[in-house]
Context: one part of a larger RNA
RNA sequence: GAUUGAACGCUGGCGGCACGCCUAACACAUGCAAGUCGAGCGGUAGCAGUAAGAGCUUGCUCUUAGCUGACGAGCGGCGGACGGGUGAGUAACGCGCAGGGAUCUGCCCUAGAGUGGGGGACAACCCGAGGAAACUCGGGCUAAUACCGCAUAAUUUCUGAGGAAAAAAGGAUGGGCCUUCGGGCCAUUCGCUCUAGGAUGAACCUGCGUCCGAUUAGCUAGUUGGUAGGGUAAAGGCCUACCAAGGCGACGAUCGGUAGCUGGUCUGAGAGGACGGUCAGCCACACUGGGACUGAGACACGGCCCAGACUCCUACGGGAGGCAGCAGUGGGGAAUAUUGGACAAUGGGGGGAACCCUGAUCCAGCGAUGCCGCGUGUGUGAAGAAGGCCUGCGGGUUGUAAAGCACUUUCGGUGGGGAGGAUGUUUUUGGUUUCUAAUAGGUACCAAAGAUGACGUUACCCGCAAAAGAAGCACCGGCUAACUCUGUGCCAGCAGCCGCGGUAAUACAGAGGGUGCAAGCGUUAAUC
Numbered sequence: 001g002a003u004u005g006a007a008c009g010c011u012g013g014c015g016g017c018a019c020g021c022c023u024a025a026c027a028c029a030u031g032c033a034a035g036u037c038g039a040g041c042g043g044u045a046g047c048a049g050u051a052a053g054a055g056c057u058u059g060c061u062c063u064u065a066g067c068u069g070a071c072g073a074g075c076g077g078c079g080g081a082c083g084g085g086u087g088a089g090u091a092a093c094g095c096g097c098a099g100g101g102a103u104c105u106g107c108c109c110u111a112g113a114g115u116g117g118g119g120g121a122c123a124a125c126c127c128g129a130g131g132a133a134a135c136u137c138g139g140g141c142u143a144a145u146a147c148c149g150c151a152u153a154a155u156u157u158c159u160g161a162g163g164a165a166a167a168a169a170g171g172a173u174g175g176g177c178c179u180u181c182g183g184g185c186c187a188u189u190c191g192c193u194c195u196a197g198g199a200u201g202a203a204c205c206u207g208c209g210u211c212c213g214a215u216u217a218g219c220u221a222g223u224u225g226g227u228a229g230g231g232u233a234a235a236g237g238c239c240u241a242c243c244a245a246g247g248c249g250a251c252g253a254u255c256g257g258u259a260g261c262u263g264g265u266c267u268g269a270g271a272g273g274a275c276g277g278u279c280a281g282c283c284a285c286a287c288u289g290g291g292a293c294u295g296a297g298a299c300a301c302g303g304c305c306c307a308g309a310c311u312c313c314u315a316c317g318g319g320a321g322g323c324a325g326c327a328g329u330g331g332g333g334a335a336u337a338u339u340g341g342a343c344a345a346u347g348g349g350g351g352g353a354a355c356c357c358u359g360a361u362c363c364a365g366c367g368a369u370g371c372c373g374c375g376u377g378u379g380u381g382a383a384g385a386a387g388g389c390c391u392g393c394g395g396g397u398u399g400u401a402a403a404g405c406a407c408u409u410u411c412g413g414u415g416g417g418g419a420g421g422a423u424g425u426u427u428u429u430g431g432u433u434u435c436u437a438a439u440a441g442g443u444a445c446c447a448a449a450g451a452u453g454a455c456g457u458u459a460c461c462c463g464c465a466a467a468a469g470a471a472g473c474a475c476c477g478g479c480u481a482a483c484u485c486u487g488u489g490c491c492a493g494c495a496g497c498c499g500c501g502g503u504a505a506u507a508c509a510g511a512g513g514g515u516g517c518a519a520g521c522g523u524u525a526a527u528c
C1' cells in the first nucleotide's frame, strides 16, 4: 500500500447492488418448513344444495335420504432419497484431472407384443374388552388400480439345445344400439404388464496430484495371492473353507497432529504466499452409537427398531421428544438480523384439469458490514464588519468566509399521473388438424375476448413550498502533508519506531490556525 463474513471509539442525509453466529456439531418454548389424488376404492364425520315428511311463528326449525357439490378419518397410488441446513468427522479413490468395464436406473422419449378368466382377505364400519394417557386386543361385515393363483409369451432368463420358467388393472368422457335397468358393445383418452433401444441419474475400479512432524522406522494375519463356494445390480478377501507365504516401507509405510475438497478469493510485476465466507460442483453428517425395513433410489434431517445421555407428561404401571430447515429464545462471545408478506414470477411434488402444497424462491424489515452513485447549495459580495487567536501594538489571520443581494430545488417532504416484471398460465367462444362409422367426443394447434402482481404509497414522469431538513473524524517532532499561544514541570501524560516531559515542550492537555480523508474517519485483529 492492498484486502476482510470483521469488531471497537467518535460521527451519521439519501439511494442502488451485495453481504450478515467466524464462538457452543451448546440446549431449545411457540408457529410454520411435504404433501397431493374422489378421474383407484368402500363410504359420509362435518359443510352446502336438492327431494320427501313433520312442526308451526308462513319462512324458519327439526327428521330422513349419499341423491348432488364436496369431503374428516380409512384402504390404495405417486412424492416424503429432491429442494433446504451444517462442516463435526474425514489426509481418504474424500476431492481434482484423465481414463476403464463387470452394473442398476421410478417418472420421460422411440419401438414391438399383450391387457383373458378366477379367488380369498384386511382397514374403515359395527359389537365387546383393557389403559391415566400413548394406544392396544378380540369377534363380525365389506371394496379396489391392495393381495394371490390359473391361462397365454412376441420377447426375456436358464439349458444337458430336448425343453423348462416368468406378466398384467382398471378408470374417465362421448355416442347411439342392446338391456335382466345392475350394465354390456363401440370410440377417444389417462393408465397397467412384458421386452428392446435411448436419455438422465447412480454404483464400482485404475493412473497422477492433494498439509505438518523421523524428538513416529519398522507395519501387516483376511494380512498378500490362488482354488472352490456364498453374496451383490455388479468386478473384488466383500465373506467362508482349503492351499501357498506373501504384501507395504527413507520415492517416508505405520503412528501422532491439523484439516471437508474444488471452481475460485486476496495479495504480488511475476514466480509465489495465504485463504476456501457468499455463489456453483462433489463429499460427509442430522441428539450420541448401532441396525436393518420399505423402495427405482436411503441404511433415510422433519421414517422405523435397539442402546445411551438429556428434557417433558404420568393415575408410578408406562409414555413423548430431537431447529446443523425459516423465524425466534436462553447460553457462549469483541461480534452477526424479523417469531414479516406472497405463491405474482422461476423451479419442485401431486392431479386429466381446475387447483392444492412449497420459510425452495421472489420480496419486504433490521445493520454505513462492504462496494458504487448523489446530496448537504450556486453566483455575487471589502465597510476586508463583529467576535476569536496571534502580535514587535503598526498590524496579521480566521476570510469572500459570514451578513447582505440575486438565483436554483437534486435528494428528502407533499399532491397527482404511471410502465415493466404476464410473449406465461387459465376460462369462455370460434376455427384448423388428427383418431373414429361419426356433424358426439377426445388429442394437438391457432385466433378473439375476459381473469390473474406479494413487492407497491414500485421504477419513472409532472406539480408545489422553502436554502429551507443534511459534516464529521484523525492528524500537525522525524519517517509523513500540516505551527503558534497558554497550562503543566521526568508530574500528569504521549508513543508504530526513533523517542518527548526535570519552567521558554511545534512530541503531554486545551485553544486558534493548518493538513488529510469524507458519510464516514480512526484504532485493533488478520493475510499478502
Base pairs, nucleotide, nucleotide: 001528002527003526004525006524007523008522009521010520013374014373015372016371017370018369019367020366021332026330027329028328030327031326032325035078036077037076040075041074043071044070047069048068049067050065051064052063053062054061055060056059085285086284087283094210095209096208097207098206099205100204103202104201108198109197110196111195112194113193114192115191116150118148119147125140126139127138128137129136130135155166156165157164158163170190171189172188173187174186175185177184178183211257212256213255218248219247220246223245224244225243226242227241228240229239230238260282261281262280263279264275265274266273267272287308288307289306290305291304310321311320312319313318338364340363341362342361346360347358348357349356350355377407378406379405380404387398388397389396390395411469413464414463415462416461417460421455424452425451426450427449428448429447430446431445432444434442435441472517473516474515475514476513477498478497479496483512484511485510486509487508493500494499